[in-house]
Predicted 3D model of a 362-nucleotide part of an RNA (large-subunit ribosomal RNA, domain IV) from a Deltaproteobacteria bacterium.
Context: one part of a larger RNA
RNA sequence: AGCUGGCUAAGGAACUCGGCAAUUUAACCCCGUAACUUCGGGAGAAGGGGUGUCUUGAAUAGUGUAGGUUCUUGCAACUGAAGCUAUCCAAGAUCGCAGUAAAAUGGGAGCAGCGACUGUUUAACAAAAACACAGGACUACGCAAACUCGUAAGAGGAAGUAUGUGGUCUGACGCCUGCCCAGUGCUGGAAGGUUAAAGGGAUAUGUCAACCCGUCGCAAGAUGGGCAAAGCAUUGAGCUGAAGCCCCAGUAAACGGCGGCCGUAACUAUAACGGUCCUAAGGUAGCGAAAUACCUUGUCGGGUAAGUUCCGACCUGCAUGAAUGGCGUAACGACUGCUCCGGUGUCUCAGCCAGUAGCUCA
Numbered sequence: 001a002g003c004u005g006g007c008u009a010a011g012g013a014a015c016u017c018g019g020c021a022a023u024u025u026a027a028c029c030c031c032g033u034a035a036c037u038u039c040g041g042g043a044g045a046a047g048g049g050g051u052g053u054c055u056u057g058a059a060u061a062g063u064g065u066a067g068g069u070u071c072u073u074g075c076a077a078c079u080g081a082a083g084c085u086a087u088c089c090a091a092g093a094u095c096g097c098a099g100u101a102a103a104a105u106g107g108g109a110g111c112a113g114c115g116a117c118u119g120u121u122u123a124a125c126a127a128a129a130a131c132a133c134a135g136g137a138c139u140a141c142g143c144a145a146a147c148u149c150g151u152a153a154g155a156g157g158a159a160g161u162a163u164g165u166g167g168u169c170u171g172a173c174g175c176c177u178g179c180c181c182a183g184u185g186c187u188g189g190a191a192g193g194u195u196a197a198a199g200g201g202a203u204a205u206g207u208c209a210a211c212c213c214g215u216c217g218c219a220a221g222a223u224g225g226g227c228a229a230a231g232c233a234u235u236g237a238g239c240u241g242a243a244g245c246c247c248c249a250g251u252a253a254a255c256g257g258c259g260g261c262c263g264u265a266a267c268u269a270u271a272a273c274g275g276u277c278c279u280a281a282g283g284u285a286g287c288g289a290a291a292u293a294c295c296u297u298g299u300c301g302g303g304u305a306a307g308u309u310c311c312g313a314c315c316u317g318c319a320u321g322a323a324u325g326g327c328g329u330a331a332c333g334a335c336u337g338c339u340c341c342g343g344u345g346u347c348u349c350a351g352c353c354a355g356u357a358g359c360u361c362a
Stems, first nucleotide, its partner, number of pairs: 002356007010348002014346001027051005036041001038172001052094006059087005067079004071074001095099001107341007114333002119131002135170007147156003173328004178258003183255002185251005192246003198240002204234004211226006259277005286320001287317001298314005
């Protein structure tokens, strides 16, 4: 020097990414208790006071003796001093630095973000704002259900039956959830276009008897070439031909999308207003430098002596926005940011003590 524990003058977060860690607080009884609120909460809010032992007295409750009252005279009922037990109150006394004397045993408050909540999760670096959730919506499915597993048989769904079951999204509650169906998807439609297998076999080609021509031969015939029927082989047109696609509609709590330029008011500035281009439609209500804002430490206000964080506003939204939900919200949170009070060896700045392991020497 290390580790574990204990104490510390003055200061008290100056430490640090950050009060991380460690203090503080703490039990029981009494008083008292704000905003806000879904009226349940918030709340142990906050903030105060009390607490040992002994004596005496009183009270309450229990037990129930003596006694008393009543009658149906009983092992009766009711009542009930004293005593005993328990709790509690008051007065007095008494000891200590200290009486929840040890141990066990909440630090508190305010502002904001996110998620409603209790729950769940990366066994062994992440517990969260992620997942789930009750609630909401859309959608499929009429039962031999849809759907899932399996080649099948079969099984699950379900010994259920639309107040049901499956799938997808959202995520308590409150107020709400705007416009676009052009694209993609889904649902419905069926006149026309396209169109597979299949049906059908036109046509063409090859082969080829007969026929024609050349050469050889007296002839019979041989040989080469041309044309070419039927057959055979190959080819396979028009035509007929379902779904799908094209096409026509619907549908956004389906996937998704939700403009630009120019001008204009009697200071200036701004533009309720106008023009024009494009689009399927041009972002409504809300919220907004935000878990989203590049420029940016935006600007103003608050808090500090001083604040890139925080809170309240503004709106110029690089690139917010409505179940990929929007905005609020009491309660809740080992969540995240900021502030204050209290108290502290976190620090100024270090010191001492105990234990322990290691090391050095003997």
Its mean pLDDT, the model's own confidence on a scale to 100, is 85. The source organism's lineage runs through Bacteria, Pseudomonadati, Myxococcota and Myxococcia.